[in-house]
RNA sequence: GAGGUUUUAGCUUAAUAAAAGCUUAUGACUUGCAUUCAUAGGAUAUAGGAUAAAAUCCUAUAAACCUUA
Numbered sequence: 001g002a003g004g005u006u007u008u009a010g011c012u013u014a015a016u017a018a019a020a021g022c023u024u025a026u027g028a029c030u031u032g033c034a035u036u037c038a039u040a041g042g043a044u045a046u047a048g049g050a051u052a053a054a055a056u057c058c059u060a061u062a063a064a065c066c067u068u069a
Base pairs, nucleotide, nucleotide: 001068002067003066004065005064006063007062010022011021012020013019024040025039026038027037028036045061046060047059048058049057
């Protein structure tokens, strides 16, 4: 330099209504801790485009990884 794959919540994974588990905060339970229960918060890498409608399709950029010279 060329080609390819991936990027979703603090972490790990789904997705035909953006959901789940762990985590975080508050409360209940307990003499206290742990467990358990209830409630709440939190994300589609960035910017555009096509479409009635996009996490999903197209383009560019950024990051990580792989192959090759």
The prediction has a mean pLDDT of 81. Predicted 3D model of a 69-nucleotide RNA (transfer RNA) from Osteolaemus tetraspis. The sequence is in RNAcentral, with records from ENA. The source organism's lineage runs through Eukaryota, Sarcopterygii, Sauria, Archosauria and Osteolaemus. Its Rfam family is "tRNA". By type it is a transfer RNA.